c-di-GMP-I riboswitch aptamer from a Candidatus Bipolaricaulota bacterium, 87 nucleotides, folded computationally.
RNA sequence: UCUCGAUAAGGGUAAUCCCGCCGAGAGGUGGGUGCACAAAGUUGCGGGCCCUAGCGAAAUUUAGACGAGGGCGGCCGGACUGCCGAA
Numbered sequence: 001u002c003u004c005g006a007u008a009a010g011g012g013u014a015a016u017c018c019c020g021c022c023g024a025g026a027g028g029u030g031g032g033u034g035c036a037c038a039a040a041g042u043u044g045c046g047g048g049c050c051c052u053a054g055c056g057a058a059a060u061u062u063a064g065a066c067g068a069g070g071g072c073g074g075c076c077g078g079a080c081u082g083c084c085g086a087a
Base pairs, nucleotide, nucleotide: 004085005084012037013036017032018031019030020029021028022027035074041080042079043078045077046076047075048072049071050070051069055067056066
């Protein structure tokens, strides 16, 4: 240094639920809680999942089924970055 990840040390994050706020919604955000996490840090680049008020298209059957748009990084992969060091 790489791989790896310990009943190590010092720290960190925060699922769910409750409350406030924002959003049409998925969801976001602040507080409490603490399921879990060694990248549960960053990134919608690929796949996946979710939303559909308004716009477009279609419209008897007609719906997020479609275009455009939006969300999820705690679904998987990729990219970038990073603490500690027992075997």
The prediction has a mean pLDDT of 87. Of the family's consensus pairs, 95% are formed in the model.